[in-house]
RNA sequence: CUCUUAUCCAGAGCAGGCUGAGGGACUGGCCCGAUGACGCCCGGCAACCGGCGCCCAUGAGGGCGUGGCGGUGCUAAUUCCUGCAGGACCCGACGGGUCCUGAGAGAUGAGAG
Numbered sequence: 001c002u003c004u005u006a007u008c009c010a011g012a013g014c015a016g017g018c019u020g021a022g023g024g025a026c027u028g029g030c031c032c033g034a035u036g037a038c039g040c041c042c043g044g045c046a047a048c049c050g051g052c053g054c055c056c057a058u059g060a061g062g063g064c065g066u067g068g069c070g071g072u073g074c075u076a077a078u079u080c081c082u083g084c085a086g087g088a089c090c091c092g093a094c095g096g097g098u099c100c101u102g103a104g105a106g107a108u109g110a111g112a113g
Base pairs, nucleotide, nucleotide: 001113002112003111004110005109006108007107008106013042016041017040018039022032023031024030026083028081029080043075044074045073048071049070050069051066052065053064054063055062056061079105084102085101086100087099088098089097090096091095
């Protein structure tokens, strides 16, 4: 980098430290930011994989629990909304709005090449 698969409306610092101008992937919006963003450290959240405990199957396995355990991850706004297709409804309206479903894109974990 590519592929497969699962998840993405919950949760987590309004007196923590350093730094110092951009950031929210991209488009169009709309936001956050010198009352200090982004990033790093610390703290925290969660429980994807592993560990451990119990139970079921007892054949690979499965279920539940556990965070003064390991590896990741996450810690403004639903993945902030949106982009493509379909449907329902509304608006003196050949365009626009609201809602629903699916797809796409993206993020993260696990596995494979």
SAM riboswitch aptamer (S box leader) from Caldinitratiruptor microaerophilus, 113 nucleotides, folded computationally. The coordinates come from a structure-prediction model, not an experiment, and the mean pLDDT is 80. Of the family's consensus pairs, 97% are formed in the model. RNAcentral holds the sequence, with entries from Rfam. Taxonomically the source falls in Caldinitratiruptor (Bacteria, Bacillati, Bacillota, Clostridia).